[in-house]
Context: one part of a larger RNA
Molecule: large-subunit ribosomal RNA, domain I
Organism: Calditrichia bacterium
RNA sequence: GGCAUAUGGUGGAUGCCUAGGCACGAGGAGGCGAAGAAGGACGUGGUAAGCUGCGAAAAGCCACGGUGAGGUGCACACAACCAUAGACCCGUGGAUAUCCGAAUGGGGCAACCCGGUUCCGGUCAUGCGGAAUCAUCCUGCCGAUUAUUCGGUAGGAGGCGAACCCAGGGAAGUGAAACAUCUAAGUACCUGGAGGAAGAGAAAACGAAGUGAUUUCCCCAGUAGCGGCGAGCGAAGAGGAAAGAGCCUAAACCAUGUUGCAUGUUAAAGUCUGCAAGCGUUGUGCACAUGGGGUAGAGGGGCAGUAGCGUUGGCGAUUGCAGUCGUCGGAUGAAGUCAGAAAUCUGGAUGUUAGUCGAAAGGGUUGGAAAGCCCUACCAGAGAGGGUGAUAGUCCCGUAGGCGAAAGCCUCCAGACUUCAUUGCCAUUGACCCCGAGUACUGCGGGACACGAGGAAUCCUGUGGGAAUCGGCCCGGACCAUCGGGUAAGGCUAAAUACUCCCUUGUGACCGAUAGUGAAAUAGUACCGUGAGGGAAAGGUGAAAAGCACCCCGGGAGGGGAGUUAAAAGUACCUGAAACCAUAUGCCU
Repeated sequence: GGCAUAUGGUGGAUGCCUAGGCACGAGGAGGCGAAGAAGGACGUGGUAAGCUGCGAAAAGCCACGGUGAGGUGCACACAACCAUAGACCCGUGGAUAUCCGAAUGGGGCAACCCGGUUCCGGUCAUGCGGAAUCAUCCUGCCGAUUAUUCGGUAGGAGGCGAACCCAGGGAAGUGAAACAUCUAAGUACCUGGAGGAAGAGAAAACGAAGUGAUUUCCCCAGUAGCGGCGAGCGAAGAGGAAAGAGCCUAAACCAUGUUGCAUGUUAAAGUCUGCAAGCGUUGUGCACAUGGGGUAGAGGGGCAGUAGCGUUGGCGAUUGCAGUCGUCGGAUGAAGUCAGAAAUCUGGAUGUUAGUCGAAAGGGUUGGAAAGCCCUACCAGAGAGGGUGAUAGUCCCGUAGGCGAAAGCCUCCAGACUUCAUUGCCAUUGACCCCGAGUACUGCGGGACACGAGGAAUCCUGUGGGAAUCGGCCCGGACCAUCGGGUAAGGCUAAAUACUCCCUUGUGACCGAUAGUGAAAUAGUACCGUGAGGGAAAGGUGAAAAGCACCCCGGGAGGGGAGUUAAAAGUACCUGAAACCAUAUGCCU
């Protein structure tokens, strides 16, 4: 020095465990913010560094409700206190809520600096302190003024937030075995906007059967097609399901007007209509505003005429009669506040935000400990699960099944309330009027459609041209005819669908500390980086601290006794593998 065996050390694998994660289901919620958010800074405790809570009223204050014996957070100490006159804790509503931050009086290197105005306090007075207020933009109204304006007033906006949604912009790697059309992909990303969903949506549809708004799923179908006909891209109708809902305007026309312009003076064309009586410049046309009217594709509507049916009262339209219209009220009926127009309150109910009741077992035995084993019982609408010194239906928390809210919130119902109808309806005749214009369509250039310019319809539009009003216009994949479908150029619209930062609850042939979130712990912490940013390691004594009084060696660390414990498992603590180190013995060199 090597090998072997034994005993230790070191080390922290393995086993067991779970406080934390992961995925999904169901229900809820789907926002917060100038009444100052999200997120922070700084403070705040008797002692107080961190986390948590809170805000100069500062681990808290007030009220109401729940609960019922302990309590002063994590946090195990001391001190001082609180509490059946109900503390602590839980829920609801309120008070307070420094400074920064959209940050908004001005500034600024965030958490700081400096102001104006009004009022109050203080001072002889100034300095000083306190409260309130003072940013910008948009919209409505008002006032100056006639300007690209100013002032006032009321309302609103601004910022944050995980995904989902719509819109405006919009790559490249990659694939094509290179690469340019093409693909990746209208993806990533940027920007704007909104909602609990968004968008779409009541046919100028589909396509040849007829169907009858939209959306989503299955299927159609990897089909028809598109494609350096390469790589690849890739429908639609129909059929089956989910859901189900339809509406409002523009125009014609009528009425009104201290509205504007024009016109009219031959005194009448006017005064709701007819007749009669009266009035006396009130008129007419165009534009505008308001109200009515009206909304369709077997075309609809208006206006005029004709016919039929229906109609309660008052007032008004110069007067009387008849009619017509408007308005107010009553009665009856209907609808509605979640679309189609719009707002609120009261009562009740379900649910939710604290809770509460809840059956039934003893003995013996082993053991440190009984829930194990043995014996004899009981409950069960409860033998889900967790805990308790080992494995408990009957010990604890619970479970099945019931009960419960002063206050807040959600939803539903009823009433109040609001609105509408009866107050007109229906038919027919009239080629008198209307039916959404720089639009449809079209040349050129692009884009979207599964469709790459193609035979290229359809949709959008930058540029040039530029119609028609139902005897009209658009469409049926160039185009034409016939036939058929529809009615553009205004608008609104639940549900079925997408998503999950978040709350409650449940489940797992999901993980079990190099796993599972990066994070089971002061974790987006420590640490690294100028910065954007990157980003850890680290769990386990025991049933209970009973956490080793006392003695001895030692400066201490540590150790030896003694003691605790079932066991030292001894705060470097469960188990404690291997590498590695050491000691003892044997063998070999």